[in-house]
RNA sequence: GGUCCCAUCGUCUAGCGGUUAGGACACCGGAUUCUCAUUCCGGGAACAGGGGUUCGAUUCCCCUUGGGACUA
Numbered sequence: 001g002g003u004c005c006c007a008u009c010g011u012c013u014a015g016c017g018g019u020u021a022g023g024a025c026a027c028c029g030g031a032u033u034c035u036c037a038u039u040c041c042g043g044g045a046a047c048a049g050g051g052g053u054u055c056g057a058u059u060c061c062c063c064u065u066g067g068g069a070c071u072a
Base pairs, nucleotide, nucleotide: 001071002070003069004068005067006066007065010025011024012023013022018055027043028042029041030040031039048064049063050062051061052060
């Protein structure tokens, strides 16, 4: 250089055009307990950036950025 893959809460991840963007762990508050832990209830928090297609885009297309695989 060429080809291909990936990018979603703090972390790991689900979501194949109309979802309130879901779950686990973590965090915060409460209940339980003499206290801690466990358990239970509740809460906050996310679509890498820019364009395009579409009535509608996290989802499809292009470019950029970052990461990875193979190849020369």
Transfer RNA from a Candidatus Peribacteria bacterium, 72 nucleotides, folded computationally. It matches the Rfam family "tRNA". Rfam links the family to the GO term triplet codon-amino acid adaptor activity. The coordinates come from a structure-prediction model, not an experiment, and the mean pLDDT is 81.